RNAcentral holds the sequence, with entries from ENA. Transfer RNA from a Minisyncoccota bacterium, 71 nucleotides, folded computationally. It matches the Rfam family "tRNA". Gene Ontology term of the family: triplet codon-amino acid adaptor activity. By type it is a transfer RNA.

RNA sequence: GGGCCUAUAGUAAAUCGGUAUUACGCGCCCAUGGCAUGGGCGAGGGCGGGGUUCGAUUCCCCGUAGGUCCA
Numbered sequence: 001g002g003g004c005c006u007a008u009a010g011u012a013a014a015u016c017g018g019u020a021u022u023a024c025g026c027g028c029c030c031a032u033g034g035c036a037u038g039g040g041c042g043a044g045g046g047c048g049g050g051g052u053u054c055g056a057u058u059c060c061c062c063g064u065a066g067g068u069c070c071a
Stems, first nucleotide, its partner, number of pairs: 001070007010024004018054001026042006047063005
């Protein structure tokens, strides 16, 4: 320098055009004399910019960061 892949909650992953989901973690409540455990409820997220579209996490372009391969 070039090809390819990835970027979603604190962490790890789903979601292939229409309200973004789950687990662990976190907060509150219930159960226990208390702890552990269990149950219920809740807060918290689409890398940045632009385009297409009635509508974009999703499709397209550029950039940024990481991974991988080639030179």
The prediction has a mean pLDDT of 84.